RNA sequence: CGAGUAGGGUGCUAGGGUUCCGGUAUCGCAAGAUAUGUCUGGUCCGAGAGCACCCGGCCUCCGGGUGAGCCGGACGGAUGCACGGCGGGACAAAAGCCCGGGAGAC
Numbered sequence: 001c002g003a004g005u006a007g008g009g010u011g012c013u014a015g016g017g018u019u020c021c022g023g024u025a026u027c028g029c030a031a032g033a034u035a036u037g038u039c040u041g042g043u044c045c046g047a048g049a050g051c052a053c054c055c056g057g058c059c060u061c062c063g064g065g066u067g068a069g070c071c072g073g074a075c076g077g078a079u080g081c082a083c084g085g086c087g088g089g090a091c092a093a094a095a096g097c098c099c100g101g102g103a104g105a106c
Base pairs, nucleotide, nucleotide: 007055008054009053010052011051012050015045016044020042021041022039023036024035025034026033027032058077059076060074061073062072063071064070081101083104087099088098089097
């Protein structure tokens, strides 16, 4: 300097806005309408660098098999490190979502 890899999913949380519900204010006899997220909330979105679990792959061991880069098993083992804009994108809208383990920094 270059290349490759650093897996996937579910639930939840940090966080997020305001489509729906609700709240609040105003109007209205009422049904309801309008505004409001600088309204705690329910629905909803939601982490590469958050949590838990499941799966996959890898390793070790056991069994089967002539053998293999094969098959099966285990309440087996490990699954590391990770500072990070501006700007843009989607859904109603926003965000630690996506661009993105990006640009950049060390």
Predicted 3D model of a 106-nucleotide RNA (Guanidine-I riboswitch aptamer) from Devosia sp. FKR38. Its Rfam family is "Guanidine-I riboswitch aptamer". Rfam's curators write: This family represents a conserved RNA structure found upstream of the ykkC and yxkD genes in Bacillus subtilis and related genes in other bacteria. Its mean pLDDT, the model's own confidence on a scale to 100, is 81.